[in-house]
RNA sequence: GCGGCUGUAGUCUAGUGGUAGGAUCUGAGCCUUCCAAGCUCAUGACCAGGGUUCGAAUCCCUGCGGCCGCA
Repeated sequence: GCGGCUGUAGUCUAGUGGUAGGAUCUGAGCCUUCCAAGCUCAUGACCAGGGUUCGAAUCCCUGCGGCCGCA
């Protein structure tokens, strides 16, 4: 330099065009003599910009980051 794959909460992950779900972490409460465990509730996310569309996490383009391969 070229090609391919990939990017969603602090972490892991689902979501194949119609208001982003789960687990974990964190906080509060319940329970317990206390702790742990368990139960309930809450907080928190679509890499950036542009395009297509009535509507984009999803489709297209560019950039950036990561991984792999070729040179």
This is a predicted structure of a 71-nucleotide RNA (transfer RNA) from an archaeon. The RNAcentral record of the sequence draws on ENA. It matches the Rfam family "tRNA". Rfam links the family to the GO term triplet codon-amino acid adaptor activity. Its mean pLDDT, the model's own confidence on a scale to 100, is 83.